A computed fold for a 112-nucleotide RNA from Lentibacillus salicampi, annotated as TPP riboswitch aptamer (THI element). NCBI's taxonomy places the organism under Bacteria, Bacillota, Bacilli, Caryophanales, Lentibacillus.

RNA sequence: AAUAAGUUGUAGGGGGACCGGUGUUGCCGGUUGAGACUGCAUCCGCUAAGAUGCUGACCCUUGGAACCUGAUCUGGCUGAAACCAGCGUAGGGACACAACAAACCGUUUAUC
Numbered sequence: 001a002a003u004a005a006g007u008u009g010u011a012g013g014g015g016g017a018c019c020g021g022u023g024u025u026g027c028c029g030g031u032u033g034a035g036a037c038u039g040c041a042u043c044c045g046c047u048a049a050g051a052u053g054c055u056g057a058c059c060c061u062u063g064g065a066a067c068c069u070g071a072u073c074u075g076g077c078u079g080a081a082a083c084c085a086g087c088g089u090a091g092g093g094a095c096a097c098a099a100c101a102a103a104c105c106g107u108u109u110a111u112c
Base pairs, nucleotide, nucleotide: 001108002107003106006100007099008098009097010096011061012060013059014058017031018030019029020028021027025045026044039054040053041052042051043050063105067092068091069090073086074085075084076083
């Protein structure tokens, strides 16, 4: 010096665990988390508690750990999962726009 934090709007991306019941038009209760399908439709299913699409909430949008692979991973913790840490200077991932506002931190470049 450059980039720009943040807020709002639009657009886009992502995830549905664990435990205990019931025996029914696909439910009830509990734990954790920001979020564990809000609502609608279709398919499938009936000692069965599912799949997909749209939509809503939540989170994230390259200053990307939202989320996926590794992973039926490793350690801690728990009734279990969740959560925390590692993995991770790994590989992917929406390469956003506009307005207001602003210059902390971080990153890049140049000079001393």
Notes: The coordinates come from a structure-prediction model, not an experiment, and the mean pLDDT is 76.